Annotation:
SAM riboswitch aptamer (S box leader) from Roseivirga misakiensis, 123 nucleotides, folded computationally. The model forms 97% of the base pairs in the Rfam consensus. The organism belongs to Roseivirga, within Bacteria. Its mean pLDDT, the model's own confidence on a scale to 100, is 78. The RNAcentral record of the sequence draws on Rfam and Ribocentre.
RNA sequence: GAUUUAUACAGAAGCGUGGAGAGACAGGCUCUUUGAAGCGCUAGCAACCACCUCUAAUAUUAGAGAAAGGUGCUAAAUCCUGAUCCCAAAGGAUGUCGAGUGACAUUCGGGAGAAUAUAAAUU
Numbered sequence: 001g002a003u004u005u006a007u008a009c010a011g012a013a014g015c016g017u018g019g020a021g022a023g024a025c026a027g028g029c030u031c032u033u034u035g036a037a038g039c040g041c042u043a044g045c046a047a048c049c050a051c052c053u054c055u056a057a058u059a060u061u062a063g064a065g066a067a068a069g070g071u072g073c074u075a076a077a078u079c080c081u082g083a084u085c086c087c088a089a090a091g092g093a094u095g096u097c098g099a100g101u102g103a104c105a106u107u108c109g110g111g112a113g114a115a116u117a118u119a120a121a122u123u
Stems, first nucleotide, its partner, number of pairs: 001123008013042005021031003025082004043074003048070002052065005078115001084112004091108007
């Protein structure tokens, strides 16, 4: 690098160094000299793999717990949308008016999938 399977609306940051970029890609939007990326240290989140405990069941499998090992992660839903296919009229958001129930205007589809990321296995 490739293939397969699983997961992706939850969760978790400070310091030092560095000195202008970053959020995969395209478009949008956002973060950033009140300091980007990268690197280092410390802390944390989670529970994919391994280990351990319990339950059901008994070489297996499923669920729960724990987590000091191997990874991963710690702005924004994978930040949003993204080939293609299927389905659909109820609902959401914003603004204006109104004391208010609400009315009016504008606007937004949903699911699968693709792509991407991570883990595990194989190559």